Annotation: A computed fold for a 328-nucleotide part of an RNA from Roseitalea porphyridii, annotated as large-subunit ribosomal RNA, domain IV. The RNAcentral record of the full RNA draws on ENA. NCBI's taxonomy places the organism under Bacteria, Pseudomonadati, Pseudomonadota, Ahrensiaceae, Roseitalea.
[in-house]
Context: one part of a larger RNA
RNA sequence: CUCUCUCUAAGGAACUCGGCAAAAUGACCCCGUAACUUCGGGAGAAGGGGUACCCACGAGAGUGGGUCGCAGUGAAGAGAUCCAGGCGACUGUUUACCAAAAACACAGGUCUCCGCUAAGUCGCAAGACGAUGUAUGGGGGCUGACGCCUGCCCAGUGCCGGAAGGUUAAGGAAGUUGGUUAGCCCAUUGGGCGAAGCUAGCGACCGAAGCCCCGGUGAACGGCGGCCGUAACUAUAACGGUCCUAAGGUAGCGAAAUUCCUUGUCGGGUAAGUUCCGACCCGCACGAAAGGCGUAACGAUCUGGAUACUGUCUCGGAGAGAGACUCG
Repeated sequence: CUCUCUCUAAGGAACUCGGCAAAAUGACCCCGUAACUUCGGGAGAAGGGGUACCCACGAGAGUGGGUCGCAGUGAAGAGAUCCAGGCGACUGUUUACCAAAAACACAGGUCUCCGCUAAGUCGCAAGACGAUGUAUGGGGGCUGACGCCUGCCCAGUGCCGGAAGGUUAAGGAAGUUGGUUAGCCCAUUGGGCGAAGCUAGCGACCGAAGCCCCGGUGAACGGCGGCCGUAACUAUAACGGUCCUAAGGUAGCGAAAUUCCUUGUCGGGUAAGUUCCGACCCGCACGAAAGGCGUAACGAUCUGGAUACUGUCUCGGAGAGAGACUCG
């Protein structure tokens, strides 16, 4: 010097990103216990007091009397607590070996598909699951207890419904064109015409779904404006004008896990506060099941504050053991 421990005057978080670590609390009995609340909780809230031994009484719990120590759950083991806020309702689940969470799941909500040889899934198939189930069932999507709610837009995309018209495949097909040639004609080798059949091509017309088209649909994918003016101080604009749009963001919330400017401004807390809490609203760029806003309880969650407590620190010191080091 390193590690694991023990103690430490005075102070007591001044340490530090942060009370990280340590200290503190601790069992049992009695008293007592707030806001809030879904009336169950919160709660072991908080905060106090007691605890040994001997004698007597008592069934016991215990009561009365007495004794000793600094100290009686005499050692060990055995909640720290409170206030406020964010997120997630909760118990659960997860990155085996850097993340346990606000992520996943969840009960509940809602949309949608499926009438049973179900839909859906695996498989080339056979077959299997779904299910020895049958819509109070099964599959899929989103949301995520509970409370109050969930606004406007169907123009685009998707889905559902519709069938008049347009377009449209294979296939069919009247007709038509070419090839071939029985036959016929000219005729010297040869040339020309050419029915039927067969064959190759074109093809009016017939021809479904789909698409175009017409409607519906947002807890479907999604979207939810700009400029100018105006009130008898000023400021602001309930109001007016205008342009565009499918419609121009409603309730609630808001410098927020979202706010760039920004340490916004005001208030609280501190002697002093880029964090925190309460407001304001100028929302760069919240917003209603990619849910909005609240919410008791819960959390090895995150943030701020307080009490207690401490070697975290001022600022070090002492000691024990194990290493290191020296000798062997």